[in-house]
RNA sequence: GUAUUCCAAAGGCAAACCUGUUGAAAAACAGGGACGCAAAGCUAGGUAUCUGCAGCGUUUUUUGAACGUAUGAUUGACCGGCCGCAAUU
Numbered sequence: 001g002u003a004u005u006c007c008a009a010a011g012g013c014a015a016a017c018c019u020g021u022u023g024a025a026a027a028a029c030a031g032g033g034a035c036g037c038a039a040a041g042c043u044a045g046g047u048a049u050c051u052g053c054a055g056c057g058u059u060u061u062u063u064g065a066a067c068g069u070a071u072g073a074u075u076g077a078c079c080g081g082c083c084g085c086a087a088u089u
């Protein structure tokens, strides 16, 4: 330098759940906690999924309600892009 991810993991991340905070919600953040992860690092670009008590639109019996809608959210959903560690080669 090339290729690969069967085994291992110095170091790393941290599901469910609990507590607190934020939020309309989905969810996020902090602490605890480990089911797992070789990209469970970054990126919301494509697809997918979640929310729709906020905003917007429509309707209506109009301080309200119903329906629709992403501009909200998820990379621990898949693909793509960027950058790495280790082992083998």
Stems, first nucleotide, its partner, number of pairs: 003088003012037002017032006035076001041082003045079003048074003055069006
A computed fold for an 89-nucleotide RNA, annotated as c-di-GMP-I riboswitch aptamer. The coordinates come from a structure-prediction model, not an experiment, and the mean pLDDT is 81.